RNA sequence: UAUGUACACGGAGAUGGCAUACCUCCGAUAAACGCCAGCGUGAGUUGGCUGAUGAUGCCUACGUGGUC
Numbered sequence: 001u002a003u004g005u006a007c008a009c010g011g012a013g014a015u016g017g018c019a020u021a022c023c024u025c026c027g028a029u030a031a032a033c034g035c036c037a038g039c040g041u042g043a044g045u046u047g048g049c050u051g052a053u054g055a056u057g058c059c060u061a062c063g064u065g066g067u068c
Base pairs, nucleotide, nucleotide: 009027010026011025012024013023016059017058018057019056020055022054034049035048036047037046038045039044
């Protein structure tokens, strides 16, 4: 310096924070950067839709309804 294995570790999972003994993915050259429809040879463009979770709980923000 290169390769392989094992363990450990770190990171990511379409809008914030914390927690989890859970799930998936990635190893910094990475994982991740949502969906639907129309138009367009393509690049792209137009319109529309759901969600603060990968999953669960709580908090915060936003929205709706009710009460004082």

Predicted 3D model of a 68-nucleotide RNA (Fluoride riboswitch aptamer (crcB RNA motif)) from Paraburkholderia sp. DHOC27.